Background
The prediction has a mean pLDDT of 76. TPP riboswitch aptamer (THI element) from Sediminihaliea albiluteola, 101 nucleotides, folded computationally. NCBI's taxonomy places the organism under Bacteria, Pseudomonadota, Gammaproteobacteria, Halieaceae, Sediminihaliea. It was read from a public genome assembly, where an Rfam model found it. Its Rfam family is "TPP riboswitch aptamer (THI element)". Rfam's curators write: Vitamin B(1) in its active form thiamin pyrophosphate (TPP) is an essential coenzyme that is synthesised by coupling of pyrimidine and thiazole moieties in bacteria.
[in-house]
């Protein structure tokens, strides 16, 4: 100096699980807290995803397997949608390492 990879920062997007004797238990990255008379509403936290996009939504109270039931596996699915951004500075609100030339 430049390439690749990963991580990180800022911005943006996202989420009603299943079972229950209601005490809890299970799965998951995430099932949380607060506000409210209450909530599937609002706010916040953590987490995940950010177009190379199955994070998440619709179809869907879907179909097959499996399970206590979810989760999970396969299908649906080269279906339809989905955030259509920048940066890593040393004085900045904030954030860097590894490998290669």
């Nucleotide at each position: 100096u430049u390439g690749c990879a990963a991580a990180c920062c800022u911005g943006g997007g996202g989420g009603a699980g299943g079972c229950u004797u209601c005490g809890g238990c299970c799965u998951g990255a995430g099932a949380c807290a607060c506000u409210u008379a209450a909530a599937u509403a609002g706010u916040g936290g953590a987490c995940c995803c950010u177009u190379u996009g199955a994070a998440c939504c619709u179809g869907a109270u879907c179909c097959g397997g499996u399970u206590a039931g979810a989760a999970c596996c396969g299908g649906c699915g080269u279906a339809g949608g989905g955030a259509u951004a920048g940066g890593u500075a040393c004085u900045a609100c904030g954030a860097u390492u590894g490998c290669g030339c």